Predicted 3D model of a 72-nucleotide RNA (transfer RNA) from an Anaerolineales bacterium. Its Rfam family is "tRNA". By type it is a transfer RNA.

[in-house]
RNA sequence: GAUCUGCUCGCUCAACGGAUAGAGCGCGGCCCUGCGAAGGCCGAGAUGGGGGUUCGAGUCCCUCGCAGAUCG
Repeated sequence: GAUCUGCUCGCUCAACGGAUAGAGCGCGGCCCUGCGAAGGCCGAGAUGGGGGUUCGAGUCCCUCGCAGAUCG
């Protein structure tokens, strides 16, 4: 340098182009308890940046960035 793959809450993962982007762990609050790390209820938190296609984009296309693989 070329080609390919990936990028979603703090972490690990979901989401035929169509519901309010979902789950576990973690975190916060409340309840429970003699006190609790156990149990119950509730809550906050994410689509790498920009542009395009579409009635509608996490998903498709382009570009940039980052990570990885292969080739030279």